[in-house]
Annotation: Predicted 3D model of a 1538-nucleotide RNA (small-subunit ribosomal RNA) from an uncultured bacterium. RNAcentral holds the sequence, with entries from ENA and SILVA.

RNA sequence: AGAGUUUGAUCAUGGCUCAGGACGAACGCUGGCGGCGUGCCUAACACAUGCAAGUCGAGCGGAGACAUUUGGAAAGCUUGCUUUUUGGAUGUUUCAGCGGCGGACGGGUGAGUAACGCGUGAGCAACCUGCCUUUAACAGGGGGAUAACGCAUCGAAAGAUGUGCUAAUACCGCAUAAGACCACAACGCUACAUGGCGAAGGGGUCAAAGGAGCAAUCCGGUUAAAGAUGGGCUCGCGUCCGAUUAGCUAGUUGGUGAGAUAAUAGCCCACCAAGGCGACGAUCAGUAGCCGGUCUGAGAGGAUGAACGGCCACAUUGGGACUGAGACACGGCCCAGACUCCUACGGGAGGCAGCAGUGGGGAAUCUUCCGCAAUGGGCGAAAGCCUGACGGAGCAACGCCGCGUGAGUGAAGAAGGUCUUCGGAUCGUAAAGCUCUGUCGAAGGGGACGAACGUGGGUUCUAUCAACAACGGAACCUAAUGACGGUACCUUUCAAGAAAGCCACGGCUAACUACGUGCCAGCAGCCGCGGUAAUACGUAGGUGGCAAGCGUUGUCCGGAAUUAUUGGGCGUAAAGCGCAUGUAGGCGGUAAUUUAAGUCUGUCGUGAAACUGCGGGGCUCAGCCCCGUAUGGCGAUGGAAACUGGGUUACUUGAGUGCAGGAGAGGAAAGGGGAACUCCCAGUGUAGCGGUGAAAUGCGUAGAUAUUGGGAAGAACACCGGUGGCGAAGGCGCCUUUCUGGACUGUGUCUGACGCUGAGAUGCGAAAGCCAGGGUAGCGAACGGGAUUAGAUACCCCGGUAGUCCUGGCCGUAAACGAUGGGUACUAGGUGUGGGAGGUAUCGACCCCUUCCGUGCCGGAGUUAACGCAAUAAGUACCCCGCCUGGGGAGUACGGCCGCAAGGCUUAAACUCAAAGGAAUUGACGGGGGCCCGCACAAGCGGUGGAGUAUGUGGUUUAAUUCGAAGCAACGCGAAGAACCUUACCAGGUCUUGACAUCCAACUAACGAAGUAGAGAUACAUUAGGUGCCCUUCGGGGAAAGUUGAGACAGGUGGUGCAUGGUUGUCGUCAGCUCGUGUCGUGAGAUGUUGGGUUAAGUCCCGCAACGAGCGCAACCCUUGCUAUUAGUUGCUACGCAAGAGCACUCUAAUAGGACUGCCGUUGACAAAACGGAGGAAGGUGGGGACGACGUCAAAUCAUCAUGCCCCUUACGACCUGGGCUACACACGUGCUACAAUGGGUACAACAAAGAGAAGCAAAACCGUAAGGCGGAGCAAAACUCAAAAAGUACUCUCAGUUCGGAUUGUGGGCUGCAACCCGCCCACAUGAAGUUGGAGUUGCUAGUAAUCGCGGAUCAGCAUGCCGCGGUGAAUACGUUCCCGGGUCUUGUACACACCGCCCGUCACACCAUGGGAGUUGGGAGCGCCCGAAGCCAGUGAGCUAACCGCAAGGAGGCAGCUGUCGAAGGUGAGACCAAUGACUGGGGUGAAGUCGUAACAAGGUAGCCGUAUCGGAAGGUGCGGCUGGAUCACCUCCUU
Repeated sequence: AGAGUUUGAUCAUGGCUCAGGACGAACGCUGGCGGCGUGCCUAACACAUGCAAGUCGAGCGGAGACAUUUGGAAAGCUUGCUUUUUGGAUGUUUCAGCGGCGGACGGGUGAGUAACGCGUGAGCAACCUGCCUUUAACAGGGGGAUAACGCAUCGAAAGAUGUGCUAAUACCGCAUAAGACCACAACGCUACAUGGCGAAGGGGUCAAAGGAGCAAUCCGGUUAAAGAUGGGCUCGCGUCCGAUUAGCUAGUUGGUGAGAUAAUAGCCCACCAAGGCGACGAUCAGUAGCCGGUCUGAGAGGAUGAACGGCCACAUUGGGACUGAGACACGGCCCAGACUCCUACGGGAGGCAGCAGUGGGGAAUCUUCCGCAAUGGGCGAAAGCCUGACGGAGCAACGCCGCGUGAGUGAAGAAGGUCUUCGGAUCGUAAAGCUCUGUCGAAGGGGACGAACGUGGGUUCUAUCAACAACGGAACCUAAUGACGGUACCUUUCAAGAAAGCCACGGCUAACUACGUGCCAGCAGCCGCGGUAAUACGUAGGUGGCAAGCGUUGUCCGGAAUUAUUGGGCGUAAAGCGCAUGUAGGCGGUAAUUUAAGUCUGUCGUGAAACUGCGGGGCUCAGCCCCGUAUGGCGAUGGAAACUGGGUUACUUGAGUGCAGGAGAGGAAAGGGGAACUCCCAGUGUAGCGGUGAAAUGCGUAGAUAUUGGGAAGAACACCGGUGGCGAAGGCGCCUUUCUGGACUGUGUCUGACGCUGAGAUGCGAAAGCCAGGGUAGCGAACGGGAUUAGAUACCCCGGUAGUCCUGGCCGUAAACGAUGGGUACUAGGUGUGGGAGGUAUCGACCCCUUCCGUGCCGGAGUUAACGCAAUAAGUACCCCGCCUGGGGAGUACGGCCGCAAGGCUUAAACUCAAAGGAAUUGACGGGGGCCCGCACAAGCGGUGGAGUAUGUGGUUUAAUUCGAAGCAACGCGAAGAACCUUACCAGGUCUUGACAUCCAACUAACGAAGUAGAGAUACAUUAGGUGCCCUUCGGGGAAAGUUGAGACAGGUGGUGCAUGGUUGUCGUCAGCUCGUGUCGUGAGAUGUUGGGUUAAGUCCCGCAACGAGCGCAACCCUUGCUAUUAGUUGCUACGCAAGAGCACUCUAAUAGGACUGCCGUUGACAAAACGGAGGAAGGUGGGGACGACGUCAAAUCAUCAUGCCCCUUACGACCUGGGCUACACACGUGCUACAAUGGGUACAACAAAGAGAAGCAAAACCGUAAGGCGGAGCAAAACUCAAAAAGUACUCUCAGUUCGGAUUGUGGGCUGCAACCCGCCCACAUGAAGUUGGAGUUGCUAGUAAUCGCGGAUCAGCAUGCCGCGGUGAAUACGUUCCCGGGUCUUGUACACACCGCCCGUCACACCAUGGGAGUUGGGAGCGCCCGAAGCCAGUGAGCUAACCGCAAGGAGGCAGCUGUCGAAGGUGAGACCAAUGACUGGGGUGAAGUCGUAACAAGGUAGCCGUAUCGGAAGGUGCGGCUGGAUCACCUCCUU
């Protein structure tokens, strides 16, 4: 620091996802040790049990125990002892009680709280403060009670009551008063507003407690002043989210006066006033303890608030006060509620959010441990006691840090595993082996620091005392005191011995192979893997990463500049309000002066500690711990004055205004006008009109249309008219008048910043629509009819209502668009146009120049993702407003506001997807356009489609009808030839190392007639015959072959052509397809290859940011046409024939020549080339062939062959016989023969080319009607044979189902062959079917072609109408490119890229999911009104009760109970608001490999699309009105550029 993912590719936009860090975590697998930390995030759920706050006898009385001492009594007897009992005193100690101090700290939790709660900084002249420190003063003398205890009573208990006794540092008067407080007060000092401090003086009120000690003294007590500490209160600033919460508030805001409090204050009360808060977000709702800090981040920020520390709040829920220095009190009290427990049913008891622990909840969080040794706290004079605070240990890999699981050597590269091309590679120096070490572990031994206060003992000194002792104080010495713990640590011995896993390996992202599986099982963070060769699933081997851990899940930050202050955007990607006026607010011209709020700067205070950073130090290091230092905020104070702000004074350029002008569809009202349409009346006139692609509905003989005249009515204003004008926008178009708004130019009068923007607000606002009343000519949603269509709720046609028009009132939306908010300033030009002004010039008007305002186009810099924008900015800057943050859901639901309604404005979420979208590129496509070509059409000739038949296919049938080929580009195709064979199919019969190949062993030459059985394969019994080749030491061995046997293996026309090679078809013999370098573009790409010509051609020429090159085209090859030369037998012959001779000719076959737009002319651009001509056998590639670019179709073929993988192995292999491939209602393709006279029949006669021939072609002659037979000359072929060429000519037939046609069938023959039944061909005779030129449609052909005529060959025993060749005769037509088909090229649109056989919309049906409405139902928290009203404070009352004081007494003062009242929790009740859950039914939405109906959109998407609105329709949608271009194409107009 980035990466993956939208596309065929690209750039940008934009979301999603990943790599990092962190955690109080959890889960899975695994697990050696130590240290330091951490450990209920959920149920503030309920809690068994134990412990967590006591202490003081040196405050007090008592009870008990023990010890010592003493007195009495009794008993025993050893008569002075023992025992028992009782009393006193002393000492030690225990216990409850009275009393004091502490239980307000410490410890826990985060429910509540959006608050002065917290943080930070100030203030209190408005306050309190126990214990502690300092200072000053004091403590005299009395009194009355009460608990404990005793007795009695009640109660199950808890406990309570009565009565009697008693003490105090408990309680209460009196005295004293330095002092404090209260009221008064001469006066002094002082501050920051109310004020504060001091004070002579006199008046009033107010204190106290003792204990220890022989004592000294110490510990206490009271009052007062001050300090310290801790608290209380007030204020500035900061502190989450929602406006679909906009108004809230009656003690509310303020005042006066009482009260309350430690203290201010509506804190409370009475009265008075009517205020207070709020868009700078009140109120309400939701959520939440706050902070130091923690995590992350470069930072700014964001998230968070466990542990540690500070503050706050709470203690089962709610309320309340008491005590006290301090509480409205976690382990106190009272009341109410819920819950739990005890109960004798009458009543009682309780509160783990203390430490452990239990249940429950949950993904999840520990021991009912040890100790007060240390630190700290409470009490005490102290010893000491208490302390689940704390110190430790235990459990848990929960986290961080550290250590180990060994080190060296070791190649036979072991065994084994895995892979393999079978050679090897890899695990791998890894292991074993050898040599070491001892962290750790085990055992043994030693063994801490943390401990010093204080206390005990001792010594010395000292105070006190007359003195000693004791006691008090100080110093020194010494002793004891450790939970952890026999722990850390040290040391000895032992043996490599006990100690490695987890995840990943397609890309991101480091790391690959095999097997299994076969869209299954599964994986997955995103993209995506899996449908038989998966580096993506599972396993194994290997590899990578981390390591006592590793992965996963969850959460937070980061990456994310993806909320943008730093640091984003808004023409087309999401995003400028439809437009204006204007409030608050924000921002604001020039000059001077002042101030010091902002700003800058110095100093001071604070910013707790911990933490973080930096510098040191201590544990062997580190984590951890310790020390020091730094710290942007806030406050105070001194200074500066440029800028911003405030005040003051000026200015004129911003803004406004005056004056002088001209322009304009600007607005409102009134009046007027002509053309056209329609209707009415009348005339002329006659059969149609109208309408369409074509029609029909419609109108018309009752007289239409047409035409003439007259009239009526409504609406709109042709031409001018123009990217012309005006207006803020919507919008505005005949003429005249009236009223009225704004802009512009010139001038420079006046004011003197008066300005810009503008949240809310207000007004205007096309069309459609609504209400009321008019009006209605034309047009025209709906509707009716006619067409079209598969349908046609449409497009087209005929009608036609609302509406369109007017008046008044609503609505408030549009693609309300420049998809571009407003204002100001600046930044090259050019050229039009509208309205002004000025200059020059002129007699004048133009022209020309300058300038201001408006409105267009082109274009530079700049900018932009690109397209583009470009002084009318989308450039450069500033100010203000509005808006955006992935797509869908959805501009929807709910709520609110507006509206008569339609509806508008505001505006979510659940859920779902990994994209959606922009610009540009290359293709492909278009029922887009331009140009061009082709037997593509047209012009012609002949077919096919009808018949019969042949053949192939489909279908059907069958035991089998083997398999393949499927639009063109399958179908007389594989098959150049199925009777057996072929043959792959079927039935039956057989074989199992096999019909075929290699290897091994044994044996044997091989071969093999005849016989029996069988359909045959084969089997059986014998064997007749036959003994080969090479070497030999003659024993034998070898080669080849055969037989037998065992297993490796053979074999497969079994599958996959979508695993492949090879081969082939097709676009297409179409003219294309590319590359290098350069250039342009961010890039995909473009250029070249486009353009102007030309060509069969990307053929050539010219031009050009291109210059070159390659594969294609062409040429080179074969053949044919001409000639020459050479050679000539089997060819040929001027010699009559043969022989012979010859090679001129024909011919043969080899080599050359020839044709190149070369020549001439015209056109063209001086080109390429085209046209015409000459010459020539041939003329513009002469004709034909071979030859097929990059690629497309997962095209065809596993059955030609080869081949991976899979499958079969006594069978899916092999052999045999028979059958089938030849079936037959039918459908299609391709042929043949015909339908006849351009013909049939008969007769006659001439001329070809190219081929084939030895298991062959076969002549002559003879036989047969013929097929054929017989025969066997000749020929391995320029020689012989096949072999007759046929169309031709002559005669006849005379238009008929025929002398056409020959199917079918019968009979008899022939040939091939082992065999002709299924199932061959031919001949003769007989038979003589359909068919009289073929519907829609469709096909071939442009010249030696079509058509027609015959001939040959391959295959082949035989079998051709097929196929491949050969020659004979030999046409017609092409104006031309509008149309059909195919192709090329340029351009255009695109939502397509599997590329139009594309994409895609909506209803309906089914499944699932979330959600809205819904009669309602249930629950919840909050508020309001009313009722009831506990405890309790306060107030009143207090007839009952009453110790202290007064009083001789009666009585009084004071107090208490009780009662009443205000307030008051819980509870009850009522009406609303809000939230949640649920609900028959219902609405739309989303998602879902192969459902239905249509085809709305994307191309002109076949009616251009879209927006708003209205209406209609199964649905997409259609139509009307207005608007937009984000519409293709053609034409015209206008403008601009060159």